[in-house]
RNA sequence: AGGUGAAAAUGGCAAACCAUCCGUGAGGGUGGGGCGCAAAGCCACAGGGCCAGGUAAAUGAAAUGUGUUAGGUCUGGCCGGCUGGGUUGCCACC
Numbered sequence: 001a002g003g004u005g006a007a008a009a010u011g012g013c014a015a016a017c018c019a020u021c022c023g024u025g026a027g028g029g030u031g032g033g034g035c036g037c038a039a040a041g042c043c044a045c046a047g048g049g050c051c052a053g054g055u056a057a058a059u060g061a062a063a064u065g066u067g068u069u070a071g072g073u074c075u076g077g078c079c080g081g082c083u084g085g086g087u088u089g090c091c092a093c094c
Base pairs, nucleotide, nucleotide: 002094003093004092005091012037013036017032018031019030020029021028022027035081041087042086043085045084046083047082048079049078050077051076052075053074054073055072058068059067
């Protein structure tokens, strides 16, 4: 330096839920909590999911007006504990 792994050891992170704050919302921060994780450290590039707003076809209606849907499409946002990818790192063995 590379590969494999979590058996041992030092440790680390922290799901659901609860309290509180921020946000239209998805969600995020802090404290408690502990489902789990060998990168469950960091990064929104690709896919995927979620949220907000706009909009076409279509539909209701005697007609007009008004409304509904937003799966197609556009813009912005969120999720790294959805997958891939990039990057950094502890221990053991080879």
Model confidence (mean pLDDT): 77 of 100.
c-di-GMP-I riboswitch aptamer from a Thermoleophilia bacterium, 94 nucleotides, folded computationally.
The source organism's lineage runs through Bacteria, Bacillati, Actinomycetota and Thermoleophilia.
The sequence was found by an Rfam model in a public genome assembly.